[in-house]
RNA sequence: GGUUUAUAAAGAAGCGGCGAGAGAUUAGGCUCAAUGACCCGCUGGCAACCCUCUAAGGUUAGAGAAGGUGCCAAUUCCUUACCCGGUAAAUAUCCCGGGAAAUAUAAAUU
Numbered sequence: 001g002g003u004u005u006a007u008a009a010a011g012a013a014g015c016g017g018c019g020a021g022a023g024a025u026u027a028g029g030c031u032c033a034a035u036g037a038c039c040c041g042c043u044g045g046c047a048a049c050c051c052u053c054u055a056a057g058g059u060u061a062g063a064g065a066a067g068g069u070g071c072c073a074a075u076u077c078c079u080u081a082c083c084c085g086g087u088a089a090a091u092a093u094c095c096c097g098g099g100a101a102a103u104a105u106a107a108a109u110u
Stems, first nucleotide, its partner, number of pairs: 001110008013043005021032003027079003044072003049068002051064005076102001082099005
């Protein structure tokens, strides 16, 4: 890097450094940002995928937070991109709803 499975409307600060954009991508919005964003470091925290303990033994449930990750603006910020259904309608755009895909994280596997 690939594959599979699970989850994604919750939650979480301060200081220092850097110095211009940032929020994954296509496109459009909207927000954050020299009152210093983003990113990096330290401390702190949130959470509970692995993990620890107990019970169960087809599937799991409860508790814990030492360790391995992860995360700490806005629903994955919103919509779009692909498909299905609905209203209207000759069809399509518009509007409403759903799914997939993609992305992110974890574990297993390669």
SAM riboswitch aptamer (S box leader) from Mucilaginibacter sp., 110 nucleotides, folded computationally. The source organism's lineage runs through Bacteria, Pseudomonadati, Bacteroidota, Sphingobacteriia and Mucilaginibacter. Rfam family: SAM riboswitch aptamer (S box leader). Its family is annotated with regulation of gene expression in the Gene Ontology. Its mean pLDDT, the model's own confidence on a scale to 100, is 84.